[in-house]
Order: sequence, then C1' cells, then structure tokens
RNA sequence: AGCGGGAUUGUGUAGUGGUAGCACAGCGGACUCUGACUCCGUAUGCGAGGGUUCAAAUCCUUCUCCCGCUGCCA
Repeated sequence: AGCGGGAUUGUGUAGUGGUAGCACAGCGGACUCUGACUCCGUAUGCGAGGGUUCAAAUCCUUCUCCCGCUGCCA
C1' cells in the first nucleotide's frame, strides 16, 4: 500500500429499508427472620462526518479504531 471481516446499553449477541430486540449484569419493589432463588417494574445503545430516501443500524461515500491475509522498502 491492496483486499477481506468487524464496531449495536455495563458485557455478550440478533436485527440487510418501516416501533432497536434477547440473555446476563445494574437499580427499585414483592416474597423471606436475613440472604439466596423466584416474580414484577425500571434506566442505559446503532464508531464519526456527508449523501440517497417519505423513512437508514441497514444502501452509497469519506474518515477513525480493532482483527486477518497478501505485497513493498529497510
């Protein structure tokens, strides 16, 4: 330098154009003598800029970061 994959809540992981989900974790409550378990409720998220569209996590483009492969110079 080229190519490929990835970035979604605290963590992990779905969602390929039409309400952003699930599991665990956190907080509050119920239950309990207390704790655990169980149950109910609740806050938090699409890496950044631009574009297309009535509508973008999703499509196009530029950039940042991470991983892998190939190559060049020393």

Predicted 3D model of a 74-nucleotide RNA (transfer RNA) from Candidatus Limivicinus sp. The coordinates come from a structure-prediction model, not an experiment, and the mean pLDDT is 80. RNAcentral holds the sequence, with entries from ENA. RNAcentral records the identical sequence in 3 taxa. Its Rfam family is "tRNA". Rfam links the family to the GO term triplet codon-amino acid adaptor activity. From the family's description: Transfer RNA (tRNA) molecules are approximately 80 nucleotides in length.